[in-house]
This is a predicted structure of a 75-nucleotide RNA (transfer RNA) from a Nanobdellota archaeon. Its mean pLDDT, the model's own confidence on a scale to 100, is 81. It matches the Rfam family "tRNA". Gene Ontology term of the family: triplet codon-amino acid adaptor activity. The family's RNA type in Rfam is transfer RNA. About the family: Transfer RNA (tRNA) molecules are approximately 80 nucleotides in length. NCBI's taxonomy places the organism under Archaea, Nanobdellati, Nanobdellota. RNAcentral holds the sequence, with entries from ENA.

């Protein structure tokens, strides 16, 4: 340099085709319940504006355009 894939809660991960996250889901946290206690189980809780920044739109994580960063490939 060209071509893929990939970046979303404290982590990992669905969601992206086919715009409208009452916010999937698992762990971790936190209230509580069981228990002498702890763990394990249960029940409930909170936390992401989605790598960045423009742009179309009534609305964008999702579409378009630049850019960053991590992974492969190929010269």
């Nucleotide at each position: 340099a060209g071509c893929g894939g990939g970046g979303u809660a404290g982590g990992g991960a669905a969601g992206c085709u086919a715009g409208g996250a009452g916010u999937a889901c698992c762990c971790a946290c936190c209230g509580g319940g069981c228990u002498c206690a702890u763990a394990a189980c249960c029940c409930g809780g909170g936390g992401a504006u989605c790598g960045a920044u423009g742009g179309u739109u009534c609305a964008a994580a999702u579409c378009c355009a630049u850019c960053c960063c991590c992974c492969g490939c190929u010269a």